[in-house]
Two RNAs folded together computationally: RNase P RNA and transfer RNA, 425 nucleotides in total. The coordinates come from a structure-prediction model, not an experiment, and the mean pLDDT is 80. Rfam match: Bacterial RNase P class A. By type it is a ribozyme.
RNA sequence: AGAGCUGGCCAGGCAGUCGCUGGUCGUAUCCGCAAGGGUGUGGCUGGAGGAAAGUCCGGGCUCCAUAGGGUAGAGUGCCAGGUAACGCCUGGGGGGCGAAAGCCUACGGAAAGUGCCGCAGAAAAUAUACCGCCAGCUUGCUGGUAAGGGUGAAAAGGUGCGGUAAGAGCGCACCGCGCGGGUGGUAACACGCCGUGGCAGGGUAAACCCCACUCGGAGCAAGACCAAAUAGGAACCUGAUUGCGUGACCCGCGCAGGGUUCGGGUAGGUUGCUUGAGGCGCACGGUGACGUGCGUCCUAGAUGAAUGACUGUCCACGACAGAACCCGGCUUAUCGGCCAGCUCUUGCU
RNA sequence: GGGCCGUUAGCUCAGUCGGUAGAGCAGCUGGCUUUUAACCAGUUUGUCGUGCGUUCGAUUCGCACACGGCCCACCA
Repeated sequence: AGAGCUGGCCAGGCAGUCGCUGGUCGUAUCCGCAAGGGUGUGGCUGGAGGAAAGUCCGGGCUCCAUAGGGUAGAGUGCCAGGUAACGCCUGGGGGGCGAAAGCCUACGGAAAGUGCCGCAGAAAAUAUACCGCCAGCUUGCUGGUAAGGGUGAAAAGGUGCGGUAAGAGCGCACCGCGCGGGUGGUAACACGCCGUGGCAGGGUAAACCCCACUCGGAGCAAGACCAAAUAGGAACCUGAUUGCGUGACCCGCGCAGGGUUCGGGUAGGUUGCUUGAGGCGCACGGUGACGUGCGUCCUAGAUGAAUGACUGUCCACGACAGAACCCGGCUUAUCGGCCAGCUCUUGCU
Repeated sequence: GGGCCGUUAGCUCAGUCGGUAGAGCAGCUGGCUUUUAACCAGUUUGUCGUGCGUUCGAUUCGCACACGGCCCACCA
């Protein structure tokens, strides 16, 4: 210098003017005995994201029992750890890709059982024999065989030597495989460690299933309070061996006049609402995810729903996109730029 | 904001233990008719919304995405 890999960060900047919205301090006015509240106006100050998104997982919170037992159902699936929890993350193992840094991985069980494997092919899991090879004779049949050919995605391990009529784990050596043990490792697993068996016998579990583990249901339009208004209406189901909560079912628990539908009324306010498994810095423990301690900071909270418009200027000319109860993840979209670490190639010192 | 469904021929819909997709209407051609409609006979119909994966093989199984649709408050 070039090619590449991994991790982290930023998301046009600055100035001015006019607006929108939360908070706070004033002020004018109205209501009220007061506390306080409404409306207008002025100052100061806060005001979207790395994904706010998809709603795909997991939790907090709220109501139904503090969510209890069983069946069904759903999910996860190598091992160990982290965490509030997870299908997430970290580290490790096996497998695959790459020259390397590194990346990807739904990766339990098919010798518990059942199902399926179209066409082709002799045969699709029971084992068998179309061509071939060998032997026999009646010359197209019988027997032996599974080396070779052919079919197919897939057809009872590979190479070599011996052996044989031809062949074959039929025998042997090496490799592969199964079982038992040993060593290392917490474990998954590994071993150019020992013994043993000629060899178990296709694939599919993102087919049913088996094994292990996890999971109660609903969701802030949850839930709580106040106010206003009405026909306090009708039909049906039930009435303590019942109904509902409980929306898979049974038990259990709770409530008892309860439920469903139609019809009627209001479409208003307060709360939940933002301080949280929170951010930043330092120290310590840990390979790491992360944990512990100390210090420090407060950083949107709307409800027709705010963060915009215009002007000037600079440059690298600005992508995807807009909070709605809150967090931890994953996935998807995304113009560009910066930083750190690492690998390979070439050249120079 | 939250919850739940769907996407197959031009239109409306079928399609289950995964083996190459149908029905009705519509369209086209021929017949009948002076002509049209109706009727009769024949016939074309498809990236199964898109992509990736599992599998020998995917409309079907799994994941991601796109598009479309439905439901919800309070009072008695």